[in-house]
RNA sequence: GAAAGACUUUAGGGGCUUCCACCCGCUGGAAUGAGAUGUUACCCUCUGAACCUGAUGCAGUUUAUACUGCCGUAGGAAAAAGUUGGACGAUGCGC
Numbered sequence: 001g002a003a004a005g006a007c008u009u010u011a012g013g014g015g016c017u018u019c020c021a022c023c024c025g026c027u028g029g030a031a032u033g034a035g036a037u038g039u040u041a042c043c044c045u046c047u048g049a050a051c052c053u054g055a056u057g058c059a060g061u062u063u064a065u066a067c068u069g070c071c072g073u074a075g076g077a078a079a080a081a082g083u084u085g086g087a088c089g090a091u092g093c094g095c
Base pairs, nucleotide, nucleotide: 001088005084006083007082008081009080010079011045012044013043014042016038017031018030019029020028021027051076052075053074057070058069059068060067
């Protein structure tokens, strides 16, 4: 001199499915998950699988479902500052 990592503030991006019951649509229950329109909650912001397109996709499960995997070294996708930190590098001195 300084990377990764971590944290804070502000700003921004995103998703909200499936089944059952009921007085047929308010509501309640169940499955998965960080989150099923949530306590401005949860996740993500180029180090980008948060999320979208492909997709009424393919394979396997399930009462059912992006439930699991593939697709995916495919294409897109939203940021700045500060604090901490000290991998590593240069020079000098000592042994």
A computed fold for a 95-nucleotide RNA from a Cytophagales bacterium, annotated as TPP riboswitch aptamer (THI element).
The organism belongs to Cytophagales, within Bacteria.
Model confidence (mean pLDDT): 76 of 100.
It was read from a public genome assembly, where an Rfam model found it.